Transfer RNA from a Planctomycetota bacterium, 83 nucleotides, folded computationally.
């Protein structure tokens, strides 16, 4: 420098242009159990609300769309390959 992959919640990780605040694991927290623990279950985990519902969020800035983690572009950053 090119060329092909990939960046998603604290963490790894799934994600058909509407069903997605986003599948599971884990970690965290509140409970059950236990003599404490630890394992094991049951529930919660973006933010505000009582609640209906609101706003924000998928690398970073634009675009295309009635709609966007998803398509396009660019640009940053990680991995193989090539030079």
């Nucleotide at each position: 420098g090119g060329g092909c992959g990939g960046u998603u919640g604290c963490c790894c990780g799934a994600g058909u242009g509407g069903u997605c605040a986003a599948u599971g694991g884990g970690a965290c927290c509140a409970g059950a159990c236990u003599g404490u623990a630890a394992a094991u279950c049951u529930g919660g985990c973006g933010g505000c609300g009582u609640a209906c519902g609101c706003c924000u969020u998928c690398g970073c800035u634009g675009g295309u769309u009635c709609a966007a983690a998803u398509c396009c572009a660019g640009c940053a950053c990680c991995g193989c390959c090539c030079a």

Notes
Its Rfam family is "tRNA". Rfam classes the family as a transfer RNA.